Predicted 3D model of an 88-nucleotide RNA (transfer RNA) from an uncultured Methanomicrobiales archaeon. The sequence was found in a public genome assembly. Its Rfam family is "tRNA". Rfam links the family to the GO term triplet codon-amino acid adaptor activity.
RNA sequence: GCGGGGAUUGCCGAGCCAGGUCAAAGGCGUAGGGCUUAGGACCCUAUCGCGCAGGCGUUCGAGGGUUCGAAUCCCUCUCCCCGCACCA
Numbered sequence: 001g002c003g004g005g006g007a008u009u010g011c012c013g014a015g016c017c018a019g020g021u022c023a024a025a026g027g028c029g030u031a032g033g034g035c036u037u038a039g040g041a042c043c044c045u046a047u048c049g050c051g052c053a054g055g056c057g058u059u060c061g062a063g064g065g066u067u068c069g070a071a072u073c074c075c076u077c078u079c080c081c082c083g084c085a086c087c088a
Stems, first nucleotide, its partner, number of pairs: 001084007010028003020068001029047006048057003061077005
């Protein structure tokens, strides 16, 4: 350099093709509670921010674009992985 795959909420990892029902499945971790003599295991709840709540706001590597509406489509860029090529 060429081709392919990827970057999602602390971590892993779905969703993306076929836009809305998505603050975004599920698991782990963490916090609180239950159970237990106690711990583990197990069960329940919470886990982006604000709010007593209804709800509001912001987010899916970065920046733009399309659209009434984007994690999802398009463009550019950054980074990671695999294969090939090149150099030595």